[in-house]
Molecule: transfer RNA
Organism: Candidatus Gastranaerophilales bacterium
């Protein structure tokens, strides 16, 4: 250089045959319980879905370029 895979919440990930407000677990915060802590139970907040364009009535999802990470190849 070329080819492949990946990038979604603080962390680990799901969702990718396009369709209404993008989810789960853990963590954080608040409450219940407890003499207190932990555990358990309930709730709340947290995301411009790597970036920029394109296609479409509609994009996390399709297309292109780029950035970053991993792998393959002479």
């Nucleotide at each position: 250089g070329c080819c492949c895979u990946g990038a979604u919440a603080g962390c680990u990930c799901a969702g990718c045959u396009g369709g209404a407000u993008a989810g789960a677990g853990c963590a954080a915060c608040c409450g219940c319980c407890u003499u207190c802590u932990a555990a358990g139970c309930g709730g709340u907040a947290g995301g411009u879905c790597g970036u920029u364009g394109g296609u479409u009535c509609g994009a996390a999802u399709c297309c292109a370029a780029c950035u970053c990470a991993g792998g393959g190849u002479a």